[in-house]
Background
This is a predicted structure of a 118-nucleotide RNA (SAM riboswitch aptamer (S box leader)) from a marine eukaryotic metagenome.
């Protein structure tokens, strides 16, 4: 850099000793009934790998469906904790009125991040 996934799922012990939920801001939540980090054991899931079946193919292989979990990773509070940018809709304030803008809510997309594979 590219592609896929990102509202599911799964905790105990030891150590440690004050912060933590990626970063910045706002909100919110967890935390001396012990945070982060590190170690051990367990668990979850099924991305890669493995196996089976099917399709295409001369083959290599690719694609689809499924199985297992003793392999390589990953994960194991809260939706990636929520929002931030943008688009649409609804409501509302302002206005003589309408539109824009502001605010609130709902939905879609993007960005950023995380994980895997290349």
């Nucleotide at each position: 850099c590219u592609c896929a996934u990102u509202a599911a799922g799964a905790a105990a012990g030891g150590u440690g000793g004050a912060g933590g939920g990626a970063u910045c801001a706002g909100g919110u939540c967890c935390u001396g009934c012990g945070a982060a980090g590190c170690c051990u054991u367990g668990g979850c899931a099924a991305c890669c790998g493995u196996c089976u079946c099917g399709a295409u193919g001369a083959a290599a292989a690719u694609c689809g469906a499924g199985a297992a979990a003793a392999g390589g990773u990953g994960c194991u509070a809260c939706a990636u904790c929520c929002u931030g940018c943008u688009c649409a809709g609804u409501g509302u304030a302002c206005u003589u009125a309408a539109g824009c803008c502001g605010c609130a809510c709902u939905g879609g997309g993007a960005a950023a991040g995380a994980u895997g594979a290349g």